[in-house]
Context: one part of a larger RNA
RNA sequence: GCCGGCGACUUAUAAGUAAUGGCAGGUUAACUUAUGAAGCCAUAGCGAAAGCGAGUCAAAAUAUGGCAUUUGUCUUUAUUUAUAGACCCGAACCCGGAUGAUCUAACCAUGACCAGGGUGAAGCUUAGGUAACAGCAAGUGGAGGCCCGAACCGACUAAUGUUGAAAAAUUAGCGGAUGAGUUGUGGUUAGGGGUGAAAUGCCAAUCGAAUUCGGAGCUAGCUGGUUCUCCCCGAAAUGUGUUUUGGCGCAGCGGUUAAUUUUAAAAUUUAGGGGUAAAGCACUGUUUCGGUGCGGGCUAGUAAAAUGGUACCAAAUCGAGGCAAACUAAGAAUACUAAAUUGGACAUUUAACUAGUAAGACUGUGGGGGAUAAGCUUCAUUGUCAAGAGGGAAACAGCCCAGAUCAUUAGUUAAGGCCCCUAAAAAUUGCUAAGUGCGAAAGGCGGUGGGAAUGCUUAAACAACCAGGAGGUUUGCUUAGAAGCAGCAAUCCUUUAAAGAGUGCGUAAUAGCUCACUGGUCGAGUAAGCCUGCACCGAAAAUGUACGGGACUAAGUAAUUUGCCGAAGCUAUGAGAUAAAAUAACUUAUCGGUAGGGGAGCGUUCUGUUGUAGGUUGAAGCGUUAGUGAAAACGGGCGUGGACGAAGCAGAAGUGAGAAUGUUGGC
Numbered sequence: 001g002c003c004g005g006c007g008a009c010u011u012a013u014a015a016g017u018a019a020u021g022g023c024a025g026g027u028u029a030a031c032u033u034a035u036g037a038a039g040c041c042a043u044a045g046c047g048a049a050a051g052c053g054a055g056u057c058a059a060a061a062u063a064u065g066g067c068a069u070u071u072g073u074c075u076u077u078a079u080u081u082a083u084a085g086a087c088c089c090g091a092a093c094c095c096g097g098a099u100g101a102u103c104u105a106a107c108c109a110u111g112a113c114c115a116g117g118g119u120g121a122a123g124c125u126u127a128g129g130u131a132a133c134a135g136c137a138a139g140u141g142g143a144g145g146c147c148c149g150a151a152c153c154g155a156c157u158a159a160u161g162u163u164g165a166a167a168a169a170u171u172a173g174c175g176g177a178u179g180a181g182u183u184g185u186g187g188u189u190a191g192g193g194g195u196g197a198a199a200u201g202c203c204a205a206u207c208g209a210a211u212u213c214g215g216a217g218c219u220a221g222c223u224g225g226u227u228c229u230c231c232c233c234g235a236a237a238u239g240u241g242u243u244u245u246g247g248c249g250c251a252g253c254g255g256u257u258a259a260u261u262u263u264a265a266a267a268u269u270u271a272g273g274g275g276u277a278a279a280g281c282a283c284u285g286u287u288u289c290g291g292u293g294c295g296g297g298c299u300a301g302u303a304a305a306a307u308g309g310u311a312c313c314a315a316a317u318c319g320a321g322g323c324a325a326a327c328u329a330a331g332a333a334u335a336c337u338a339a340a341u342u343g344g345a346c347a348u349u350u351a352a353c354u355a356g357u358a359a360g361a362c363u364g365u366g367g368g369g370g371a372u373a374a375g376c377u378u379c380a381u382u383g384u385c386a387a388g389a390g391g392g393a394a395a396c397a398g399c400c401c402a403g404a405u406c407a408u409u410a411g412u413u414a415a416g417g418c419c420c421c422u423a424a425a426a427a428u429u430g431c432u433a434a435g436u437g438c439g440a441a442a443g444g445c446g447g448u449g450g451g452a453a454u455g456c457u458u459a460a461a462c463a464a465c466c467a468g469g470a471g472g473u474u475u476g477c478u479u480a481g482a483a484g485c486a487g488c489a490a491u492c493c494u495u496u497a498a499a500g501a502g503u504g505c506g507u508a509a510u511a512g513c514u515c516a517c518u519g520g521u522c523g524a525g526u527a528a529g530c531c532u533g534c535a536c537c538g539a540a541a542a543u544g545u546a547c548g549g550g551a552c553u554a555a556g557u558a559a560u561u562u563g564c565c566g567a568a569g570c571u572a573u574g575a576g577a578u579a580a581a582a583u584a585a586c587u588u589a590u591c592g593g594u595a596g597g598g599g600a601g602c603g604u605u606c607u608g609u610u611g612u613a614g615g616u617u618g619a620a621g622c623g624u625u626a627g628u629g630a631a632a633a634c635g636g637g638c639g640u641g642g643a644c645g646a647a648g649c650a651g652a653a654g655u656g657a658g659a660a661u662g663u664u665g666g667c
Base pairs, nucleotide, nucleotide: 001667002666003665004664005663006662011084012083013082014081015080016079017078018077019076021074022073023072025041026040027039045052046051055067056066057065058064087225088224090222094215095214096213097212098211099210105189106188107187108186109185110184111183112182113181114179116148117147118146119144123140124139125138126137152176153175154174156173157172158171159170160169191207193203194202195201200209228601229600230599231598232597233596238251239250240249241248242247252357253356254354255353256352257351258350259349266342267341268340269339270338271337272336279328280327284324285323286322287321288320289319290318291317292316295313296312297310298309299308300307360385361384362383364381365380366379367378368377369376390401391400392399405575406574407573408572410571411570412569416565417564418563419550420549421548425562426561427560428559429558430557431556437552443537444536447534448533449532450531451530454527455526456525464521465520466519467518468517470494471493472492475489476488477487500515504513505512576591577590578589579588580587602656604653605652606651607650608649609648614644621640622639623638624637625636627634628633
């Protein structure tokens, strides 16, 4: 891991509700052969009570109000709740009694063990030495938690090992090795404790409190699991409170039963209040420009003032123009409320009983937070998913279409599509040249289509070419220089068809080139903007690619037209189920579904009928296969098997497995 077996809402008592049954007042408890009216519920309520009583209480009340003015009761079954282990499995803990020092810690008693080598303390002896000591030298001697190093004890490093050879070892090195040494045997100390050269270490592979049995099925707002079928309905992820936020109470939303009502949803019309969107600036604030300019500043003036001036700031006011969630003289759409009409149970409301939910997700819309970030967060509102299959979006819970009772190789549509993959297409008029289409902004662009308007133009425009583009004058200033062209000021006059005290390049400064401006040649449009369609650039990411692919110049795009395809939608034909408001007609409606509620059944074991019908002329069981039923399932035949054993009708449960790191056996 697989297969087989086992494996979870039970039982008792009490109470509520519903159903069924008995009685009409009901009923027994202990006990028992019969018996047993004790008691309980009901038969009257109201009041705190005295008490009164179909009434009573409050009250001064004859007013007013509250509660009453009655039908049950006893089993059984189902369900819910309470108390018990209370659906099953699961702690870590806590407490009590015992058992452990054959491991290990410390200690006690009694034994044992430590190759070899080195170093050479005290002491002693001798020699010389001293007054005597001292001191010195040689020898002797053999001290030491001394040195090197086996046994022995230990465990610093590395590798191997890591389902090991081993639940800590092996290999190669390493430390101590006469000591606070190592070790044998026997003994002592015990868990709220012991022991500890102290690491919370060790106390039998167990230690921040051993092990074992018991309290004990501890408790677990936590995790996991919870077994046959079909039919009907069908949620929530919100509000509020909570030592409360992963838990509960109440409300909301579900189911079932009953009652009630013409009420509900929806549509249309009418009538309402509002202060949101937008708008606006009288108010509250904010804000730009301009006019006037209180006051301030600066300044002239004065001994100090008065008074005067002023490029500044600036109240207030006037004119013009903006802004606001906490501004509003004015103000929608929706929404909400009410009425009328239409509509009409798959409904509203009420009551009783009884669930789940209270972690939601995304899209659109209106807001807050954030960065007008997030598949972000938090409200409001709608839809979908959740609990929803089918078609479309290549694939894609939350987007678009559409809500699956079953059957059909029928029809018709929705979204979306119709060159091929791939079901279905053609036509008309434009646009695009970028493979734009098939990813993106500010900004940029003599890309190209459309539109409205303007200037110049046969008195010749625009472009090109030819020619002119002058004089006063090198204007004045400045400057080393400044001559149209560094800079400052001024910017005139004249000759003219025209020509700036000069548009750009250029020079040290001149020079030179050029432009404005004018004439000529030429001969028909031209110039600068605006609005708008489709393109272009802007455009860099990590394996190789941003139509799903092929490919496409339409098979792209804008508009128009008529077709077709396309779903579990709708229709058609047939079949089934549920419900009964209208209706009684082979009528109408309904039949997706998680949590959850309700209903109807199937099967298993045992009991009664009954060891009955049946059975060696072959029971149960097992295998296989016609057939039956909507399903759980049933089942004739055949084979196997070799002794039991139905069906029907009732009853009782150790009653249904795929999951629980389930449990047990096998492989």

Source information
Predicted 3D model of a 667-nucleotide part of an RNA (large-subunit ribosomal RNA, domain II) from uncultured Pelagophyceae. The RNAcentral record of the full RNA draws on ENA.